Transfer RNA from Kipferlia bialata, 72 nucleotides, folded computationally. The source organism's lineage runs through Eukaryota, Metamonada, Fornicata, Carpediemonas-like organisms and Kipferlia. Model confidence (mean pLDDT): 82 of 100. Rfam family: tRNA. It is annotated as a transfer RNA. The sequence is in RNAcentral, with records from Rfam.
[in-house]
RNA sequence: GGGCGCGUAGUUAAGUGGUAUAACGCUCCCUUCGCAUGGGAGAGGCCCGGGGUUCGAUUCCCCGCGCGUCCA
Numbered sequence: 001g002g003g004c005g006c007g008u009a010g011u012u013a014a015g016u017g018g019u020a021u022a023a024c025g026c027u028c029c030c031u032u033c034g035c036a037u038g039g040g041a042g043a044g045g046c047c048c049g050g051g052g053u054u055c056g057a058u059u060c061c062c063c064g065c066g067c068g069u070c071c072a
Stems, first nucleotide, its partner, number of pairs: 001071007010024004018055001026042005048064005
């Protein structure tokens, strides 16, 4: 330098046109003398950035940025 893949909650992932879901973690409550386990409730992300298409974009297209991988 070129090809391909990925970027979504603190972390790991799902979702793939109609205002985003789970697990773990976090907060509170119950249970305990206390801790852990278990049960219940809750907070937390407008989806890497910009532009385009569309009535509507996290999703499709283009250009960047970052990460991974392969080739040179």